[in-house]
Molecule: c-di-GMP-I riboswitch aptamer
Organism: Alteribacter natronophilus
RNA sequence: UCUAGUUAAAGGCAAACCAUCCGAAAGGGCGGGACGCAAAGCUACGGGUCUAAGGCAGAUGCUGCUAAGGCCGCCGGGUUGUCUAG
Numbered sequence: 001u002c003u004a005g006u007u008a009a010a011g012g013c014a015a016a017c018c019a020u021c022c023g024a025a026a027g028g029g030c031g032g033g034a035c036g037c038a039a040a041g042c043u044a045c046g047g048g049u050c051u052a053a054g055g056c057a058g059a060u061g062c063u064g065c066u067a068a069g070g071c072c073g074c075c076g077g078g079u080u081g082u083c084u085a086g
Base pairs, nucleotide, nucleotide: 002086003085004084005083012037013036017032018031020029021028022027035073041079042078043077045076046075047074048071049070050069054066055065056064057063058062
């Protein structure tokens, strides 16, 4: 440096759910909690997907469209990196 992750060890992360805070919502922060994870570290770059405040259209207090808002624990790309074996 490359390939692989069956076992072991050291450590790491933390789904659902609950409390609280932020947010229009999706969702996020923080504490508890563990379903899982070898990149479940980072990055919205491509695809996907969620929401629709504002905007636009119709219309009459309703419907549709729309991301400049999200999700990297959906897939891929980029980038950094632990242990073991070869």